[in-house]
Order: sequence, then structure tokens, then C1' cells
RNA sequence: UCGCGCUAAGCGGGGAGUUAGCGGUGCCCUGAACCUGCAAUCCGCUACAGCAGGGCCGAAUUCUUGGUUCGAGACUGAUAUUUGUGAAGUCUGAUCCCGGUAAGGAGUGUUGAACGUCGGGUCCCGUGCAACCGAACGCCGUGAACCAUGUCAGAUCCUGACGGAAGCAGCAUUAAGCGGACUGUACGGUGUGCCGCGGGGAAACCUGAAAGGAGCCACCUGCCGGAGAAUCGUUCAUGAGUGUACAGACGAAAGCCGAGUGCGCGG
Repeated sequence: UCGCGCUAAGCGGGGAGUUAGCGGUGCCCUGAACCUGCAAUCCGCUACAGCAGGGCCGAAUUCUUGGUUCGAGACUGAUAUUUGUGAAGUCUGAUCCCGGUAAGGAGUGUUGAACGUCGGGUCCCGUGCAACCGAACGCCGUGAACCAUGUCAGAUCCUGACGGAAGCAGCAUUAAGCGGACUGUACGGUGUGCCGCGGGGAAACCUGAAAGGAGCCACCUGCCGGAGAAUCGUUCAUGAGUGUACAGACGAAAGCCGAGUGCGCGG
């Protein structure tokens, strides 16, 4: 150096997640990526960290490994934005309430504003009058088999007679009682009165008079102050979604430069 037969290695890797940790199943990325069985209330292992069985290739332009360039991708942080939840009124902005101001608008005022003065009313007490109500008197009507009155036919009784007596019905009247009328008298009362008289009146309001001589009002806007309320805004905390020419730790695939690469037999 060549041929043959073997063996190691290789037949994918990575991210998040899970886990004490590693690998796998499941998800995602990359990618030319052997087969079968097992596995999320997981499966198998222990730093040489899937297990079990089978297959292909095989020490090379193959495998292992060091450095380096580029770099898909997902993750974490930061930041922007959307949204859920919670908190904050010493965030006071919107909204709501109170007080003030009077710059603008509206209204009102020389047909006289404000302020002050005087009178009256609304209010209270007493009283008169009226109205209404009640019961009484008075008025009208009715009202007694006998036990009310008057008159008492007939009948009855007394008498020698004249005459007399009691007296039912009827008629008239009347008592108690009943009913009516509303006029009068006196009394009592009142959810009554454009009514009269006297007295009292704190405040407020209404009204009249004289005086006065230019403001008054606070409805809207504005401004100032105060009190509050978590609805909105704002701020803070936290969860979720989306974006990022940001940062960090990983990092497949690809490129480049190195290192290593066994055993047996034979020529």
C1' cells in the first nucleotide's frame, strides 16, 4: 500500500415544558432522517443517565471531536399597546353636592333698584254681629168608652105637685202625649264669615306710604374655596393577549480551519 473478514462508532439534532437530574412518549423548530413494542393521575434510567428485540452501514472524503462564521426557532427579561381583576379621593381631572365671586350671556330696574323708616295684612287672645245647629217656650194640627171640663136629647132617681138631683151617647173644649211649621223669644254650641271693635305681636313673607337715586338677581358660561363618591379618567399592583431594528441564556441546519480513527488473516 492492496484484498478479505470483524469490531467501535453511525442510522438525526435542538427549544420550551416535566423532572432531584438525564433520556423518551406528547407540543414546537430544523431536516435527506431504519423497523417493532412501551409511556402524562406518564414510561425507562442514574452522570457511560430511555429500555427490550431486530435490521442496514462500517474504519472512511466515514465517524468522533476542538475552534470559528452565519443562524431558523421557541423561552426569559425590558418596553409599547389592548383587556380582566383589585386598590387609591393627600391623583382632584370628568360627573354629583355646598358656599362665594360677578367677567360674559339671560332676566329685572329712572313707569324708580338696593339699604333703612313708618303703617297694614298673614299669626295669637277677648268680644260684638251675622250664618248654621241643638233643645226649651210660644204657634198650628191632632189628642180621653168610664176614672177631664162645659152643655147634657133619651132613659133613671126623689117629690102629692111645682120642681130638683146624678148623669150615658152626641157636640164643644182641654191635659199628658204625638206631629208640623219655620216667624218670634231667651239659652247653649261651632272645622262658619272678602264682617265690626279692643289688645298682643319674636322672626319671616306679602303689601302701602314717604324718603332715596342705580343698582338688583345668581338661571347658564367662567373663576375661587370646601366636602365627598371608586361610575369614567388617572396612578399603582397583578393576570392574560398582541407587537418590538431592544437585551439575555440556549440553539437546529449550513459553511470554514484543525485533531483523532481500532483488530485479525493474506499478497
Bacterial large signal recognition particle RNA from Candidatus Aphodomorpha sp., 267 nucleotides, folded computationally. The gene name in the source record is ffs. Taxonomically the source falls in Candidatus Aphodomorpha (Bacteria, Bacillati, Bacillota, Eubacteriales). The prediction has a mean pLDDT of 77.